Context: one part of a larger RNA
Molecule: small-subunit ribosomal RNA, central domain
Organism: uncultured bacterium
RNA sequence: CUGGGCGUAAAGGGCGCGUAGGCGGACUGCACAGUCAGGCGUGAAAUUCCUGGGCUUAACCUGGGGACUGCGUCUGAGACGUGUGAUCUAGAGUGAGGAAGAGGGUCGUGGAAUUUCCAGUGUAGAGGUGAAAUUCGUAGAUAUUGGAAAGAACACCGGUGGCGAAGGCGGCGACCUGGUCCUUUACUGACGCUGAGGCGCGAAAGCGUGGGGAGCAAACAGGAUUAGAUACCCUGGUAGUCCACGCUGUAAACGAUGAAUACUAGAUGUUGGGUGCAUUAGCACCCAGUGUCGCAGCUAACGCAUUAAGUAUUCUACCUGGGGAGUACGAUCGCAAGGUUGAAACUC
Numbered sequence: 001c002u003g004g005g006c007g008u009a010a011a012g013g014g015c016g017c018g019u020a021g022g023c024g025g026a027c028u029g030c031a032c033a034g035u036c037a038g039g040c041g042u043g044a045a046a047u048u049c050c051u052g053g054g055c056u057u058a059a060c061c062u063g064g065g066g067a068c069u070g071c072g073u074c075u076g077a078g079a080c081g082u083g084u085g086a087u088c089u090a091g092a093g094u095g096a097g098g099a100a101g102a103g104g105g106u107c108g109u110g111g112a113a114u115u116u117c118c119a120g121u122g123u124a125g126a127g128g129u130g131a132a133a134u135u136c137g138u139a140g141a142u143a144u145u146g147g148a149a150a151g152a153a154c155a156c157c158g159g160u161g162g163c164g165a166a167g168g169c170g171g172c173g174a175c176c177u178g179g180u181c182c183u184u185u186a187c188u189g190a191c192g193c194u195g196a197g198g199c200g201c202g203a204a205a206g207c208g209u210g211g212g213g214a215g216c217a218a219a220c221a222g223g224a225u226u227a228g229a230u231a232c233c234c235u236g237g238u239a240g241u242c243c244a245c246g247c248u249g250u251a252a253a254c255g256a257u258g259a260a261u262a263c264u265a266g267a268u269g270u271u272g273g274g275u276g277c278a279u280u281a282g283c284a285c286c287c288a289g290u291g292u293c294g295c296a297g298c299u300a301a302c303g304c305a306u307u308a309a310g311u312a313u314u315c316u317a318c319c320u321g322g323g324g325a326g327u328a329c330g331a332u333c334g335c336a337a338g339g340u341u342g343a344a345a346c347u348c
Base pairs, nucleotide, nucleotide: 004319005318007302008301012316014201015200016199017198021194022193023192025088026087028085029084030083031082032081034080035077036076037075038074039073040072041071042070049065050064051063052062053061054060091191092188093187094186095184096183097182098181099180103177104176105175106174107173108172109171110154114150115149116148117147118146119145120144121143125136126135162169163168206247207246208245209244210243211242215241216240220236221235222234223233258315259314260313261312262311263310266293267292268291269290270289271288272287273286274285275284276283277282297304298303321348322347323346330341331340332339333338
C1' cells in the first nucleotide's frame, strides 16, 4: 500500500452553508504530461531463482541463463483520461401560472382555567391520604354569586396530518420574511455532487445584567411511612420555569440508519398538486411527501425491503477487546459550570 466494517455487537459528525481538495452529463475537433504498444540505453558485481561443473557428500566455490517487475530517451496509438475549442439538453438553475403548511420574526388581541384581592349569601368545618397528620378556618374558611388584578399556557379542531436542515414549531389577526410542491417547456447551457479546516444554527438545564412571577417546582422546612427513610405520599416553599440582551454548545441532539445519483415485484391507507373520464357521490393515471404490509435480494439473527439495512458509483465522518477513561497532562474555548481535543502505567 491492498484487504474489513459503522440500525441493535466498537463505529454516522446534533444540523446546515461552504473554502481547499476529491469526483463529475451527451456529442464532436485539436493536442498528448496520465494510459497503452514497440525500439534503444541503463538497471555494477555478489546475493536470490533455474540448469550444469568442482571439492568422497553437503555447507562452500564456480560456468551459463533468467531476473532485477525500475528509470531515461525515441517512435507510435488516441479508446479511456486530461487540457483546450465548438455544439447540445436528459443534471442544475431561472422565468411564467397555480397550491398547501403549528417554517421564522415583530406588533396587537381573545376566551376558558388558576391564584390573589374587594363585596354579598352562608356556617363549621375545609384540605389531604392507603389511613392520617402537618396546613387553612368562628379575626368567618371550604362552598356559592358579583367585581377587579396578574402571569403563564392555548381545551375541542388534532390526524403514524402539516412545516422545517436539525434543534424544533399549535388560540386569533396584521405586517415583514425563508423554503417546498405541481403544471408549463419560455430562458441559461454542466453552471453539478461531496466537503478536511472555517462560519452559522443548535432542546433542556445552567451562567451574567435588568425586568416579571399566576400556576408548577430542584434546594429547603414540616407531617407521615419505615428498623432507618437524607426517598416514594402529604402540607408548604426559594432558585428556576416567562420576557429582553449576552454567554454556554451539550442530550437516548434517535430512524441509535451521513449526503448525492441511478436501478430493482407488488398491495393498501393518507397529505399537497395535476391530467383524463364521468360531471353526482366518484373512478383511473402522473408527480412530490408520509405510513402499513410484503417479493427478490440482504442480514449473525432480529429485521430492512422504491422513504433499503437490496444492486452500484462518488465524496465525507468514524471504528479496531473490556476496565483504567471520555480520566490525566498539554493545548484551546468559556464569567463560571464545564466543553472540545485526548493518552499511559496497571489490570482482566